[in-house]
RNA sequence: AACAGUGUAGCACAAUGGUAGUGCAUUAGGCUCAUGCCCUAAAGACGGUGGUUCGAUUCCACUCACUGUUA
Numbered sequence: 001a002a003c004a005g006u007g008u009a010g011c012a013c014a015a016u017g018g019u020a021g022u023g024c025a026u027u028a029g030g031c032u033c034a035u036g037c038c039c040u041a042a043a044g045a046c047g048g049u050g051g052u053u054c055g056a057u058u059c060c061a062c063u064c065a066c067u068g069u070u071a
Base pairs, nucleotide, nucleotide: 001070002069003068004067005066006065007064010024011023012022013021018054026042027041028040029039030038047063048062049061050060051059
């Protein structure tokens, strides 16, 4: 320098244009003599900007960060 891939909750991952979910973790309540286990509930996220669309995590462009390949 060229090309490709990845970016979603504190962590690890889903979601092929139609209300963003799961596991662990956190908090609260229940259970228990008590802790843990178990049960219930809550909080918490689409890297950024713009575009297409009635509607974008999803499609397009640019850009940022990281990873890989080639030179």
The prediction has a mean pLDDT of 84.
Predicted 3D model of a 71-nucleotide RNA (transfer RNA) from Acrobeloides nanus.
It matches the Rfam family "tRNA". Rfam classes the family as a transfer RNA. Rfam's curators write: Transfer RNA (tRNA) molecules are approximately 80 nucleotides in length.
The sequence is in RNAcentral, with records from Rfam.